[in-house]
RNA sequence: CUCUGUAAAGAGCAAACCUGGGGCAACCCGGGGACGCAAAGCCGCGGGUCCAAAAUAUGAAAGGAUAGCCGGGCUACCGAA
Numbered sequence: 001c002u003c004u005g006u007a008a009a010g011a012g013c014a015a016a017c018c019u020g021g022g023g024c025a026a027c028c029c030g031g032g033g034a035c036g037c038a039a040a041g042c043c044g045c046g047g048g049u050c051c052a053a054a055a056u057a058u059g060a061a062a063g064g065a066u067a068g069c070c071g072g073g074c075u076a077c078c079g080a081a
Stems, first nucleotide, its partner, number of pairs: 005078001012037002017032006035068001041074003045071003048066004
């Protein structure tokens, strides 16, 4: 350096649910809480899924959400084999 996650150690994240707030909503943020996670770190680039106020338009919509659905890109702790 590459591969890798069957060793050890130290850390890290945090589903459901409860709660305060934001949003039309999907969902997001703070606190509590842990189902899980070796990228459950970051990026909506491709696919999927979900939502979609107002407007004459009711869905193949402007637009939005999801990285803990998959792929891709970037970055990273430990170091047994």

Predicted 3D model of an 81-nucleotide RNA (c-di-GMP-I riboswitch aptamer) from Oryzomonas sp. Its Rfam family is "c-di-GMP-I riboswitch aptamer". Rfam's curators write: GEMM was predicted in a large-scale screen for bacterial structured RNA regulatory elements. Its mean pLDDT, the model's own confidence on a scale to 100, is 81.